Notes: RNAcentral holds the sequence, with entries from ENA. This is a predicted structure of a 1530-nucleotide RNA (small-subunit ribosomal RNA) from a Bacilli bacterium. The coordinates come from a structure-prediction model, not an experiment, and the mean pLDDT is 83. The source organism's lineage runs through Bacteria, Bacillati, Bacillota and Bacilli. It matches the Rfam family "Bacterial small subunit ribosomal RNA". Gene Ontology terms of the family: ribosome and structural constituent of ribosome.
RNA sequence: UUAUUUGAGAGUUUGAUCCUGGCUCAGGAUGAACGCUGGCGGCAUGCCUAAUACAUGCAAGUCGAACGGGAAAGUUUACUUUCCAGUGGCGAACGGGUGAGUAAUACGUAGAUAACUUAUCCUUAAGUCGGGGAUAACAGUUGGAAACGACUGCUAAUACCGGAUAAGAUAUGCAACCGCAUGGAAGUAUAUUUAAAGGCGCGAUUGCGCCGCUUAGGGCGAGGUUUACGUCGCAUUAGCUAGUUGGUGGGAUAAAAGCCUACCAAGGCAGUGAUGCGUAGCUGUGCUGAGAGGCAGAACAGCCACACUGGGACUGAGACACGGCCCAGACUCCUACGGGAGGCAGCAGUAGGGAAUUUUCGGCAAUGGGGGCAACCCUGACCGAGCAAUGCCGCGUGAACGAAGAAGGUCUUCGGAUCGUAAAGUUCUGUUAUCAGGAAAGAAUAGCAUAGCGAGGAAAUGCGCUAUGUGUGACGGUACCUGAUGAGGAAGCCCCGGCUAACUAUGUGCCAGCAGCCGCGGUAACACAUAGGGGGCGAGCGUUAUCCGGAAUUAUUGGGCGUAAAGAGUGCGUAGGCGGUCUAUUAAGUCUGGCGUGAAAUACCACAGCUUAACUGUGGAGGGUCGUUGGAAACUGAUGGACUUGAGUACGGUAGAGGUAAGUGGAAUUCCAAGUGGAGCGGUGGAAUGCGUAGAUAUUUGGAGGAACACCAGUGGCGAAGGCGGCUUACUGGGCCGGAACUGACGCUGAGGCACGAAAGCGUGGGGAGCAAACAGGAUUAGAUACCCUGGUAGUCCACGCCGUAAACGAUGAGCACUAAGUGUCGGAUGUAGAUUCGGCGCUGCAGUUAACACAGUAAGUGCUCCGCCUGGGGAGUACGGUCGCAAGACUGAAACUCAAAGGAAUUGACGGGGACUCGCACAAGCGGUGGAGCAUGCGGUUUAAUUCGAUGCAACGCGAAGAACCUUACCAGGUCUUGACAUCCCGCUGCCAGCCCUAGAGAUAGGGUUUUCCUUCGGGACAGCGGUGACAGGUGGUGCAUGGUUGUCGUCAGCUCGUGUCGUGAGAUGUUGGGUUAAGUCCCGCAACGAGCGCAACCCUUAUCAUUAGUUGCUACCAUUAAGUUGAGCACUCUAAUGAGACCGCCGGUGACAAACCGGAUGAAGGUGGGGAUGACGUCAAAUCAUCAUGCCCCUUAUGACCUGGGCUACACGCGUGCUACAAUGGCCGGUACAAAGAGUCGCGAAGCCGCGAGGCGGAGCUAAUCUCAUAAAGCCGGUCUCAGUUCGGAUUGUAGUCUGCAACUCGACUACAUGAAGGUGGAAUCGCUAGUAAUCGCGAAUCAGCAUGUCGCGGUGAAUACGUUCUCGAGUCUUGUACACACCGCCCGUCACACCAUGAGAGUUUAUAAUACCCGAAACCGGUGGCCUAACCCGCAAGGGAGGGAGCCGUCUAAGGUAGGAUAAAUGAUUGGGGUGAAGUCGUAACAAGGUAUCCCUACGAGAACGUGGGGAUGGAUCACCUCCUUU
Repeated sequence: UUAUUUGAGAGUUUGAUCCUGGCUCAGGAUGAACGCUGGCGGCAUGCCUAAUACAUGCAAGUCGAACGGGAAAGUUUACUUUCCAGUGGCGAACGGGUGAGUAAUACGUAGAUAACUUAUCCUUAAGUCGGGGAUAACAGUUGGAAACGACUGCUAAUACCGGAUAAGAUAUGCAACCGCAUGGAAGUAUAUUUAAAGGCGCGAUUGCGCCGCUUAGGGCGAGGUUUACGUCGCAUUAGCUAGUUGGUGGGAUAAAAGCCUACCAAGGCAGUGAUGCGUAGCUGUGCUGAGAGGCAGAACAGCCACACUGGGACUGAGACACGGCCCAGACUCCUACGGGAGGCAGCAGUAGGGAAUUUUCGGCAAUGGGGGCAACCCUGACCGAGCAAUGCCGCGUGAACGAAGAAGGUCUUCGGAUCGUAAAGUUCUGUUAUCAGGAAAGAAUAGCAUAGCGAGGAAAUGCGCUAUGUGUGACGGUACCUGAUGAGGAAGCCCCGGCUAACUAUGUGCCAGCAGCCGCGGUAACACAUAGGGGGCGAGCGUUAUCCGGAAUUAUUGGGCGUAAAGAGUGCGUAGGCGGUCUAUUAAGUCUGGCGUGAAAUACCACAGCUUAACUGUGGAGGGUCGUUGGAAACUGAUGGACUUGAGUACGGUAGAGGUAAGUGGAAUUCCAAGUGGAGCGGUGGAAUGCGUAGAUAUUUGGAGGAACACCAGUGGCGAAGGCGGCUUACUGGGCCGGAACUGACGCUGAGGCACGAAAGCGUGGGGAGCAAACAGGAUUAGAUACCCUGGUAGUCCACGCCGUAAACGAUGAGCACUAAGUGUCGGAUGUAGAUUCGGCGCUGCAGUUAACACAGUAAGUGCUCCGCCUGGGGAGUACGGUCGCAAGACUGAAACUCAAAGGAAUUGACGGGGACUCGCACAAGCGGUGGAGCAUGCGGUUUAAUUCGAUGCAACGCGAAGAACCUUACCAGGUCUUGACAUCCCGCUGCCAGCCCUAGAGAUAGGGUUUUCCUUCGGGACAGCGGUGACAGGUGGUGCAUGGUUGUCGUCAGCUCGUGUCGUGAGAUGUUGGGUUAAGUCCCGCAACGAGCGCAACCCUUAUCAUUAGUUGCUACCAUUAAGUUGAGCACUCUAAUGAGACCGCCGGUGACAAACCGGAUGAAGGUGGGGAUGACGUCAAAUCAUCAUGCCCCUUAUGACCUGGGCUACACGCGUGCUACAAUGGCCGGUACAAAGAGUCGCGAAGCCGCGAGGCGGAGCUAAUCUCAUAAAGCCGGUCUCAGUUCGGAUUGUAGUCUGCAACUCGACUACAUGAAGGUGGAAUCGCUAGUAAUCGCGAAUCAGCAUGUCGCGGUGAAUACGUUCUCGAGUCUUGUACACACCGCCCGUCACACCAUGAGAGUUUAUAAUACCCGAAACCGGUGGCCUAACCCGCAAGGGAGGGAGCCGUCUAAGGUAGGAUAAAUGAUUGGGGUGAAGUCGUAACAAGGUAUCCCUACGAGAACGUGGGGAUGGAUCACCUCCUUU
C1' cells in the first nucleotide's frame, strides 16, 4: 500500500521404540449417476455412451421499384390493389450443430507477405454511348407408373453478345526517388487489349433526385500463404527419405515454393529422439494447490476440422459447399420392375445403446442476420415459457409464555433418570402458500401525419435533421403492491469402536451380517439388526465414479543411494556438462527503461443494479520463457594478448609378490625298480569297504613325472580392478622423493564406444603327481540320493580362442578444496640426533554428521563439478521382443494378479544341542524303599438299567470323601405329587398344632376313630392347619473360557518395583551392573546416582536353660502316716502357666582392603538365621473349583423340581499310582519285667467285681475331668524254645461257629474262635524319600463316626550312616553373546506332491482389423489431344458457305471404390502345456533362524522325491576358543 496475506495432520508393520516405506482417511470440485426424502422463488445447466438409424413438422429466403406473363378482388371499365410459377439479381460460404479425423496442411504467442485476394459497405475520381441475336415462362404435339423429359412455335429483361471511349493492365525503352537484400517505383514514349443497365420519383422543353451499373485509387473488416518458438506417451519403434534435398528451363495459381513437369547434381532428416505405433480437436480458461505444479478442455468466447462413407469438380468475391451438383459404396423407402427418391453431428421428437441427460411449446415484442427504396417478408439464430433439487443462491416449515416436570416410550442401582418447555394449554405473528383487487420496467424505433430547420438546386420530389401526434409486448395480468382467511399446507437424510462430533437396551451367536483403513461377530457386540437417546448437515442427505490436495510418495522450489530400494566389477576415452590468474574488446546470456501486443468473457479490486444473495453492469489493476528499441558491463559466454600456482615434460635418486617371456633349484606327495623284513596296514566317534603271504605298511638306495613354492611373512609391499609370493636373466608399465630447467590451462568428469576382468564352464591340441564335482562301495540313520570313510572321472596345469559373471565388498563412483589432536608402521628428503616435511597403510578420538549402529583429514563432516542408480512387498531379474554367445547363458527388461505390509537399527524379554559364575537331597557319598508277591485303597479301561459328578505331567490317581449297608446320593428302575419338600403375599374354611389307635399298601400315601388353643371392645385378631388363585418357589441342570471367594504351582526361590536426578530422539538404561561377602538385592567398598517400597531378616507360636510369681486335681526333700503322696503337713524340687532373662560375631587370635565378612578359640543350657512352625513379593499357568458357598447369563417348570421302595456308586479279562503285610534268626513263639508323650469323654468315657478261650456280656462306682475313665504303651530287658525249611516264616483264601453296632449286615460292615495255610526265598528296565534327634524302626491318641482305617492328622520311645566334590542329569538365579522367536523353541519356517479357484506365458493353428507394397481393373470430374459430326450472336462473304469459338463423342495422363498376391502389425480365440498367486486342521521330509545341531551366503558346474547336497573360487552380513598386532589405564 484498492487490486502482496500465505503452508495443520491422523490411522496402520513392533511386546514396546526410532527410522525407512507403502496403503488408507479427514478437504475441495463435477455436464454426473444411484438410494431415501422433497415446501417456495431467483439465476444457470441438461446424450460425457452409438460421428448409431431416423417417422413427422419446421430450421433460407427475398425482390413486381429488373422482366415477360398468369390469377383474384375492387370498382371509376381501364385503372388500382393483392398474390403467384418462370427468367433475372442478391443471399444461400453467415447464422446453427458435432468433435469422427488430425501429433501438425491444426492450435497458441510473436513476426513476414517487397509473394497475394477481397462481393456487399464507406470514401475519392471518372463514366453510364450506341447496337444485336436468343431463351424460359406460355401454346401445341409427344414419352414415362413416377421422377422427369423430348420436339415444334412465340416473347422480355438490370439475362447474353459485338462495337465506341477512358484511365488502368500487359510488353519494351528511358528514369527522379526509395529499400537490409532479392528489389520497388512516380513520370514519360510506343505497341496490344479490356467497361457499363437500367428502374423509380419529381418536374416537365433540355433536366433534377434517389436506388442501381462500369472503371480506377484509398479505407474498414475478412481471408490466403509463410517463418521462429511452444504443444501427450512408448527406444521392448534406431535408422528414415527417389519428388526424396537442391539447381536450371517450362507449366500451374490470386499468390512464393517440387505445387507439377523435363534435365542435372546426390543430397535432406535423426540420440536436442528422425521414422513408426498408440492416444488426442487446440486455446482463452475451469478444478485443485501456500506456491511451483498436477488434472481437465461441458456451458460462454476465438480458431480448426467434419456433414451417411470415399472421390471429384462446377458456380461464385468467397465452397471443393450440413438443409447444392456428379460418380462409386453401404443402408432405407417408392415402383407398373423399365426406373427413381433420401441423408436431423439444425430445433423439437422417435427407436436403439446406456448408470444417465428435457417440450414433436410461444413469439419475432427485444438483439442480430438475409432480401427489399420501403412497408414488409423470412429467421427452431435469438427472446421466452415448459420439464428435471442437476448445480449455485435466498426464504420458509412458526413466535412468546407454559412443571402436575402429564400421558406414553426407553433405561433403571427400582430410588429414579431421560425424551422435556418438548407436548397439551394460553397469548400472538402472517414471510410463504391460498383467495380477491391493483399493477409495472423491458419500447428505442422504423413508418405515417403535421410543422419547422440545413445544404444544394431554376424548381419540385428527394436527402439530412428537429418537434408534436400516432404507433409495436411472446413472456403475462408475470414481477411487484394492497386486503382477507388462518398455525393452518410444508423435514428429512446420514452417522454414533478409533481416525471422527455423538451410547445405552434388546435380538443374533464366526451365523446373519458390517467394513474407507485398522478391524468387528464363536451367549453379556458402544462395530451386525431393531428400539430409545445423541451428533452432523438440512430441501436436502448419503453412496458410487473421476480429478487435484494431503503425498517432501518423482523432491526446480523440495528426497535419497555403508547396513532400509539404490555406486555400474575396473579403467581409457568421444560427444556433452563444468573449469585457474591478469588485461582489453564485444554484448549472446544477465540486469534495466521505452514502445507494441498479450480479443472479449472469466479471476482480483472499487463502485453500482435486481428487497439480499447467487446473477449482472461500469471502471481499474494484473498477467508472456513474446516481439522490438535504447542503456549498463560486475559475473558467465565469445574474441585478442599475457601469466604460472592446476596439468605435463626433462634431470637426479628410490622402494616394491606390478606385468610378459625364457631358464633353473631344493623339500614333499605319488609311481617304478631293487634290497632288508614278515603280518598286518589303513581308516573312524566306533567300524567297515579298501591294500596285504602273488610279501603290503615300515625302512634303505636309485629312477620317473607333474604340480605347488615351507621358514622369511608383517591390519608389510605393488597394481585401475580382477589379482600378484622359490631363484636368475631379458624386455616393460606405473608410483614416490628432490631441486625448479622447459610448455603455458594443455584440466576434471564422462551418455554411447573400446579394453581389462576371480572361479566355474566351453572349443582345439598337449599334460596328468596330488586333490577331486559326477559315479561306485562301506558306514550312520526310521530313511540318508548327505555330513564320516575307501576309491575315483571330468576338471585343476600348459598353449591358443571363447565366456563376461561373484558377498567382483570398504556392500561407501571419480576429481578438487577446507575442517582439533594423539599414536604405530612402509618408502623418501633433511638432520645440531630434539625435531621437521612429502607420499602410502592402520588404530584411538574432538567438533560435525547419522534412524541408530557407527563415520570422523583414507569422512558417512563442510562445499563445488560431472556420471551411474532408487521410488512398497511378492509376481521377477521372470515372460515376450531385441542384441551378444558354439553352448551354458549374459545384457536390456514388463504386465495381469495378489498383500497391508515387506524392511533397517536399536530395546526389553524368552530361547540356544553359545559362553562365564553360583545355588538346591540336583548329582555324587550313604541309609531305607517302590517296581516282583498277597491284600487294602484310588484311577484308567471295560461292563452295566445305573455303575452319579469333579480332579489328568511335575502341580490328577489312600485327591474332593475327617469314614457310600438305608440315609448320605447328586445315578438307575418302578410307584407317586404339581403353588409344590422349603420362603413371602392374597382369599375362603376350620380351630389348633400335635400325639395315639385301627384298616389298605413295598412305602410315599389314602380312609376312619379319639383327645384338644390364646387374646377380645364379641365385629374380630394372633398363630397354625386344610382348600383355592397367581405372582413365584425349586434345580448337585449348563458355562471355572462371564465371575467373587478359596486353593495349587514355580518357591520360602531372592527377587519385583518406585520417586527425584542423570544418559538416550525414543523404547529404555542407570539405580539393581562391578570387586568382595552372605542362607538372602545380607552387608561392605567402588560408582551419576541419591533415596524409598513390596519381598529377605526380625517382630509371633513352640521347643531347649534360668529366674520371679502362683501351689490344686500336680509334686514329696524334711517331719508324721499308709498296701499306695493314701492322708496330715509343706511348696524346696518336678510339673503346670503367666511374666521376664538369655545369644549380639558381644570377647580373644588370625585372614581380608583399616570394610563387610570368614576361620579358630573361650564363656555358656544353647554359637554363628540354635531346632521346628506360622508367615508365600511383582507375577506365571484363560491352572483347579458354578458339586462347599456366593453369583451374571442361559435352560427346565404336571419336570432337569419334590417324595417313596428297591438297586447302584462295592461290577472285573486287564493297565497304572499310593500303601499295608511279608519273604524271616538283628527273627518267630512262650513266660516274666521296665519306662512315655499327646489327646478324648455326659445321647459320653465307663472302673472294680463276676461270666466267656475270645470278640464280648452282666454290672454300674467315679468323672462336665492335672482329681474319674479310655489306658496294659510297644520296641527294650531277662529267661526258654525253634535252627534255615516254603519252616513254629508268611498270612491270603475258604469252611464252620459266634460277638457287636444298627429298623435292617443278602448284594455290602467290623471283630472273635476253631480249622484251612495261597503267592512270596529281598524283586528287570526304571524310579522315590532322607543331611540329625533326621532316616530307619516301635507303639499310643484324635477327628470323621450308630458301626466300619493298612488312610489322614498328631504324640512320644529306640536311634544311625554319609557328603571327596560340582565334571555330568534335573531345576533355579546373575552377567554376557547370537536370534528371522514375542501365543516367546511345544517358537518360527522351506520346498516337492495332492485338491479347488484366479490371472498369465508357450501352443498345431483359426478368426478379425489396420497401414503399406506390387500387379489387374478403373466410375465421375478437371486438364491435354482430336479425324469425322453438331453449332443463334462476332469476322469474311451478295449468297451459298467458310473461319474463330463452343458442344457431344473418342483417346490419353491422373484416380476413388473393387480384385489378386506375399509379407508386416495389432486384437480375440485354441486341444494341450509351463511356471506363478491364493486357499481349511492334507502328504513327505526338516533346508533356514541359536555354533539351527555339517556356520551361512554369492557366482558357477554336476547330481538328487523335495527342501537341497557336493566340487572350485569368493564374502563375513559366522558363534566359541586360542594366537598375533595395535590402542587405553596402572